Fluoride riboswitch aptamer (crcB RNA motif) from a Flavobacteriales bacterium, 65 nucleotides, folded computationally. The coordinates come from a structure-prediction model, not an experiment, and the mean pLDDT is 77. Of the family's consensus pairs, 100% are formed in the model.
[in-house]
RNA sequence: UACCGCACAGGAAAUGGGGUCUUCCUGAACCAACCGCCGCAGUGGCUGAUGACUCCUGUUCACUU
Numbered sequence: 001u002a003c004c005g006c007a008c009a010g011g012a013a014a015u016g017g018g019g020u021c022u023u024c025c026u027g028a029a030c031c032a033a034c035c036g037c038c039g040c041a042g043u044g045g046c047u048g049a050u051g052a053c054u055c056c057u058g059u060u061c062a063c064u065u
Stems, first nucleotide, its partner, number of pairs: 008027006016056006036046003
């Protein structure tokens, strides 16, 4: 000096926020993880506020008062 691993820190996981966990990316800069699906195509169609659990908020539907 380079590479690898660990620790630490930051970031990401298709629509908001908190907690926990999981996975992934990064470590001077450039760079990365990530940026939904169907259809040959579209002035076409579809699911979901989560990666998962839970709480709050927003939206939609049903029932009850």